The prediction has a mean pLDDT of 76. A computed fold for a 405-nucleotide RNA from a Myxococcales bacterium, annotated as Bacterial RNase P class A. It matches the Rfam family "Bacterial RNase P class A". Rfam's curators write: Ribonuclease P (RNase P) is a ubiquitous endoribonuclease, found in archaea, bacteria and eukarya as well as chloroplasts and mitochondria. Lineage of the source: Bacteria > Pseudomonadati > Myxococcota > Myxococcia > Myxococcales.
RNA sequence: GCGGGGGGCUUGGUGGCCGCUGGCGGGGCUUCGGCUCAACCGCCAGAGGAAAGUCCGGGCUCCGCAGGGUAGGGUGCCGGCCAACUGCCGGCGAGGGUAACCUCAGGGAACAGUGCCACAGAAAGCAAACAACGCACCUGCCACUUCGGUGGCCGCGGCGCAACGGUGAAAACGUGCGGCAAGAGCGCACGGUUUGCGGCGGUAACGCCGCUCUCGGCAAACCCCACCUGGAGCAAGGCCAAAUAGCAGGCGCAGCCGCGGCAACGCGGUCGGAGGGCGGCCCGCCCGAGCUUGCUGGUAGGCUGCUUGAGCGCCCCAGCAAUGGUGCGCCCAGAUGAAUGGUCACCACCUGCAACGUGGCGACACUGUGCAGGAACAGAACCCGGCUUACGGCCCCCCGCUGUC
Numbered sequence: 001g002c003g004g005g006g007g008g009c010u011u012g013g014u015g016g017c018c019g020c021u022g023g024c025g026g027g028g029c030u031u032c033g034g035c036u037c038a039a040c041c042g043c044c045a046g047a048g049g050a051a052a053g054u055c056c057g058g059g060c061u062c063c064g065c066a067g068g069g070u071a072g073g074g075u076g077c078c079g080g081c082c083a084a085c086u087g088c089c090g091g092c093g094a095g096g097g098u099a100a101c102c103u104c105a106g107g108g109a110a111c112a113g114u115g116c117c118a119c120a121g122a123a124a125g126c127a128a129a130c131a132a133c134g135c136a137c138c139u140g141c142c143a144c145u146u147c148g149g150u151g152g153c154c155g156c157g158g159c160g161c162a163a164c165g166g167u168g169a170a171a172a173c174g175u176g177c178g179g180c181a182a183g184a185g186c187g188c189a190c191g192g193u194u195u196g197c198g199g200c201g202g203u204a205a206c207g208c209c210g211c212u213c214u215c216g217g218c219a220a221a222c223c224c225c226a227c228c229u230g231g232a233g234c235a236a237g238g239c240c241a242a243a244u245a246g247c248a249g250g251c252g253c254a255g256c257c258g259c260g261g262c263a264a265c266g267c268g269g270u271c272g273g274a275g276g277g278c279g280g281c282c283c284g285c286c287c288g289a290g291c292u293u294g295c296u297g298g299u300a301g302g303c304u305g306c307u308u309g310a311g312c313g314c315c316c317c318a319g320c321a322a323u324g325g326u327g328c329g330c331c332c333a334g335a336u337g338a339a340u341g342g343u344c345a346c347c348a349c350c351u352g353c354a355a356c357g358u359g360g361c362g363a364c365a366c367u368g369u370g371c372a373g374g375a376a377c378a379g380a381a382c383c384c385g386g387c388u389u390a391c392g393g394c395c396c397c398c399c400g401c402u403g404u405c
Base pairs, nucleotide, nucleotide: 001401002400003399004398005397006396007395008394009393010392012347013346014345015344016343017342018341020046021045022044023043024042025041026040027036028035029034048377052388053387055386056385057384058383059382060233061232062231063230072229073228074227075226076225077091078090079089080088081087092106093104094103095102096101107224108223113222114221115218116217117216130165133160134159135158138157140153141152142151143150144149173191174190175189176188177187178186192215196211197210198209199208200207201206237304238303239302240301246295247294248293249292250291251290255270256269257268258267259266260265275287276286277285278284311330312329313328314327316325317324318323349374350373351372352371353370354369356368357366358365359364
């Protein structure tokens, strides 16, 4: 220098102007306890590492719940951590990589059972055989014969075999020797794999050694085994409560005269009339049969839940680590059509270009200057712990290759 692996930090800063949300104070009202804030003034605070996806887990809330079983769902090497987890840390085993390092849903001798293995291939599971090989056996043919048999040939019969060829992701452990008619874990040696037993080491998973047994794969296929497991969610839940309707009460539509009618009642007149309209108030004018109080219920709407919490920062201690503990300090958004913004200037960062300067024979490198451009992903909505996904920048450590001194 190039390529790769792992980890950490951060997500621009300052100021001016104009706004938005919340809190406090001033302000306003007051019975001096407080209440209120539409507007005005001041101060303070105001998104994220993922606020996202809503995939797990927990808190909180409501509903359900004797106990046991079953169904359904989830998890699945070992140890530790955690409120809990399909999370995290440290190991083991397997696989990948030259390495740093990474990946794994990793229980079941797939010896309880059911099932699957595309295409190709003879065959994808237990039995079979396309080409090839072989002739021990049967049969056939030929030769010899002491007529009992012996030898030869595998050939369009038959039989044996699965080493070798080809196919495939995978062909029934690998290599060698023996064996055989030819062969084959058929036998043996070494090696691999699996189970069981024993010994040693380790908390354990597991590792090493000896003996023994096994030899396709698939359980994020059904299944079996072990363990865990109620449901719904802040639109949870609680409170206040217009309008309309309902129930109960109070006040009023009175009274008088005339007419009609058997009556209930109707019409007209007179004197009234709760309440309402005009109006700052009084007087006045007009309308006038309804007006009003309480309760039930909970719609519209409002309040609460709501942000102090498995909280944050720093030091120390225990631990390889995840994490736990002691001490000190801090209070850090609560919106509800939903605030947290816009703009200008300067600084800082990155990229490109330009000329000057320094170093170098040079390609080029470096420092400062000027101009132009860039600055990502993305917006809280009850809270918290994780996971996953998106994305700008910086730094550190490690591995491999190469060059120079």